[in-house]
RNA sequence: GCCCUGGUAGCUCAACUAGGUAGAGCACCCGCCUCGUAAGCGGGAGGUUGAGGGUUCAAAUCCCUCCCAGGGCU
Numbered sequence: 001g002c003c004c005u006g007g008u009a010g011c012u013c014a015a016c017u018a019g020g021u022a023g024a025g026c027a028c029c030c031g032c033c034u035c036g037u038a039a040g041c042g043g044g045a046g047g048u049u050g051a052g053g054g055u056u057c058a059a060a061u062c063c064c065u066c067c068c069a070g071g072g073c074u
Stems, first nucleotide, its partner, number of pairs: 001073007010026004020057001028044005050066005
């Protein structure tokens, strides 16, 4: 230098293929239960989807450039 994969909640990951309300588990907060704690059950908060631009009525998703991480080739 070229190619591939990935970047989404505090953490681990879905949703992308076929554009249409951004979700799950764990963690966190509150309540129930318990003598108390844990477990269990119920509820809640937490994201402008790596950055910028473009297409579109509408972009996490499609297109372009860049940044970061991993892998491969030379």
The RNA shown here (transfer RNA) has 74 nucleotides and comes from a Candidatus Aenigmatarchaeota archaeon. Its Rfam family is "tRNA". From the family's description: Transfer RNA (tRNA) molecules are approximately 80 nucleotides in length. Rfam links the family to the GO term triplet codon-amino acid adaptor activity. The sequence was found in a public genome assembly.